[in-house]
Molecule: SAM riboswitch aptamer (S box leader)
Organism: uncultured Pseudogracilibacillus sp.
RNA sequence: UCUUAUCCAGAGAGAAGGAGGGACUGGCCCGGUGAUUUCUCGGCAGCAGACAAUAGUACUGUGCCAAUUCCAGAAGCGUUAAGCUUAAAGAUAAGA
Repeated sequence: UCUUAUCCAGAGAGAAGGAGGGACUGGCCCGGUGAUUUCUCGGCAGCAGACAAUAGUACUGUGCCAAUUCCAGAAGCGUUAAGCUUAAAGAUAAGA
């Protein structure tokens, strides 16, 4: 980079550190009552494997632990407004 599948469920404490962060744009949020990040421990169970063969186990490789992928973005349907569907983009896994 390509293909396929999934994305309305679930799951936080401590330490370090000190300013932006939530991919991008807009909105809206989070953040010195210390976010994002890193480490330790803990947890969840999405994907593949293993065991088991209904359910499940957290054992292996990954993933994840604010908000639906936080919402929207393009097209279509509908509308007073709302809203709905599909796509795109993104994330994760497996394969190439």